[in-house]
RNA sequence: GGGCCGGUAGCUGAGACGGUCUAGCGCCACUCUGAAAAGGUGGAGAGGUGGAUUCGAGCGCCACCCGGCCCA
Numbered sequence: 001g002g003g004c005c006g007g008u009a010g011c012u013g014a015g016a017c018g019g020u021c022u023a024g025c026g027c028c029a030c031u032c033u034g035a036a037a038a039g040g041u042g043g044a045g046a047g048g049u050g051g052a053u054u055c056g057a058g059c060g061c062c063a064c065c066c067g068g069c070c071c072a
Base pairs, nucleotide, nucleotide: 001071002070003069004068005067006066007065010025011024012023019055027043028042029041030040031039048064049063050062051061
């Protein structure tokens, strides 16, 4: 330098054909307990950056950034 894969919540991972972003762990409140742990109920919390297309983009297009692998 070229090619491929990936970047979603604090962490790990889903997400059909473009139409309210899902779960586990963690966190907060309540409940339960003599008190904790575990359990139960509820809640907060996310699209790498910038453009373009579209009524509407995690998803399609372009450029760039970051990580991994391969080729040279």

Record summary:
Transfer RNA from Paludisphaera borealis, 72 nucleotides, folded computationally. Rfam family: tRNA. Its mean pLDDT, the model's own confidence on a scale to 100, is 83. The sequence is in RNAcentral, with records from Rfam.